[in-house]
Context: one part of a larger RNA
RNA sequence: CGUUAGAAAUUUGCGUGGAUCUGACUCUAGUACGAGAGGACCGAGUUGGACUGACCUCUGGUGCACCAGUUGUUCCGCCAGGAGCAUUGCUGGGUAGCUAUGUCGGGAUUGGAUAAGCGCUGAAAGCAUAUAAGCGCGAAACCAGCCACAAGAUGAGAUUUCUUUAAAGGGCCGUAGGAGAUGACUACGUUGAUAGGUCAUAGGUAGAAGGGCAGUAAUGUCUGUAGCCAAGUGAUACUAAUAGCCCAUAGG
Numbered sequence: 001c002g003u004u005a006g007a008a009a010u011u012u013g014c015g016u017g018g019a020u021c022u023g024a025c026u027c028u029a030g031u032a033c034g035a036g037a038g039g040a041c042c043g044a045g046u047u048g049g050a051c052u053g054a055c056c057u058c059u060g061g062u063g064c065a066c067c068a069g070u071u072g073u074u075c076c077g078c079c080a081g082g083a084g085c086a087u088u089g090c091u092g093g094g095u096a097g098c099u100a101u102g103u104c105g106g107g108a109u110u111g112g113a114u115a116a117g118c119g120c121u122g123a124a125a126g127c128a129u130a131u132a133a134g135c136g137c138g139a140a141a142c143c144a145g146c147c148a149c150a151a152g153a154u155g156a157g158a159u160u161u162c163u164u165u166a167a168a169g170g171g172c173c174g175u176a177g178g179a180g181a182u183g184a185c186u187a188c189g190u191u192g193a194u195a196g197g198u199c200a201u202a203g204g205u206a207g208a209a210g211g212g213c214a215g216u217a218a219u220g221u222c223u224g225u226a227g228c229c230a231a232g233u234g235a236u237a238c239u240a241a242u243a244g245c246c247c248a249u250a251g252g
Base pairs, nucleotide, nucleotide: 001152005163006162007161008160009159010158011157015149016148017147018146021049022048023047024046025045026044027043033038051106052105053104054103055102059100060099061098062097066093067092068091069090070089071086072085073084074083075082076081110144111143112142117137118136119135120134169247170246171245172244173189174188175187176186177185194240195239196238197236198235199234200233201232203229204228205227210223211222212221213220214219
């Protein structure tokens, strides 16, 4: 821009793409078969491999904004307690998120028309013949079925609702993230839990500072599941989402 007024939702599916894999074992059954050795078809089930989708409860990884320990040095006048720098100084752990080697799932059933092949009825040709007329069965292949996209499908579809005026609706702006390079998308904007803060809590670290006690002291212990804490969860208008502006309105 179009789809022939403008919108907001919900859809149909022309069509397109994806997937389509397979082993071992058990039962049937040591059965059928076979002198024996050996050893099934058909059917039912269990459990794997590779591939693939989603997810983070578990097992782990990461986690330079969390906690602790510790070395050297500079500084906060000194002690104590801290801060900076040294690869994040080094080391031990670790929330959210992200993740695989972790967890859960998938390729199932079925239908249609068939291939090779196997048939029924059946003449030409009194017989025979699956074929000439006619009718069946039959494969991971084909068409559906499963998953995703899909009306610019210009063949531009359908349904519901809203709006006929400075409308409906949309955008700007702001607070953000289940989104993200930017646009876009999504949630919210006081009729408000959108983010921050605060409170509570999950969880992490591992027992804060100060003081008491024991010890000459290093240190230990009690106060005390202590102190501190990022991204998690819930609550709460304390702070910031104020006010407003713009676009948009029908035919030969």